[in-house]
């Protein structure tokens, strides 16, 4: 400089254009134990990378830009 790929909660994930964006592992609380540990139950956390576009409706399609990877020069 060219070309493909990937961006969802701390972190990891899942999600045919249509109910309130899935679960796990973390965090808090409460139950259990003399006490931890595991265990149960329950919360909090997400403007789905940024701006625009298509559409009755977009995390999902389209395009730019940003960020990180891979490749070719």
């Nucleotide at each position: 400089g060219g070309g493909c790929c990937u961006g969802u909660a701390g972190u990891c994930u899942a999600g045919u254009g249509g109910u309130u964006a899935u679960g796990a592992c973390g965090u808090c609380a409460c139950c259990u134990u003399u006490a931890c540990a595991a265990g149960g139950u329950g919360a909090a956390g997400g403007u789905c990378g940024u701006c625009g576009g298509u559409u009755c409706g977009a995390g999902u399609c389209c395009g730019a830009c940003c960020a990180g990877g891979c490749c070719c020069a």